[in-house]
Molecule: TPP riboswitch aptamer (THI element)
Organism: Sphingomonas sanxanigenens DSM 19645 = NX02
RNA sequence: GCGCUAUCCCCGGGGGGCUGCACGCAAGCAGCUGAGAUAUGGCUGAUGCCAUGACCCGCUGAACCUGAUCCGGUUAGCGCCGGCGUAGGGAGGGAGGCGCGGGCCGCC
Numbered sequence: 001g002c003g004c005u006a007u008c009c010c011c012g013g014g015g016g017g018c019u020g021c022a023c024g025c026a027a028g029c030a031g032c033u034g035a036g037a038u039a040u041g042g043c044u045g046a047u048g049c050c051a052u053g054a055c056c057c058g059c060u061g062a063a064c065c066u067g068a069u070c071c072g073g074u075u076a077g078c079g080c081c082g083g084c085g086u087a088g089g090g091a092g093g094g095a096g097g098c099g100c101g102g103g104c105c106g107c108c
Stems, first nucleotide, its partner, number of pairs: 001100005007095004011058004017032005039052005064089003070083005
């Protein structure tokens, strides 16, 4: 210097749906799928926003977003299966370890 890295540290990206009921002094209750469907705190004042947490993912990148109020099957619906899809986007550095190679110095 290069390669690998399942260990450690730091950093970054992302989503929060469906069904029933309740609710215009209220951000709720129950159930379903899921790794995760808001756990804690705060705000707003209406079915929301922020921070932290949990969870998943970081280029060997289908985590997640777009196309998409998409197409076929299935479901009460979400979802699931297939397509779209070799599509377009999408968030990584360091340490340590291992291996290989090079240079310099000393000794024989």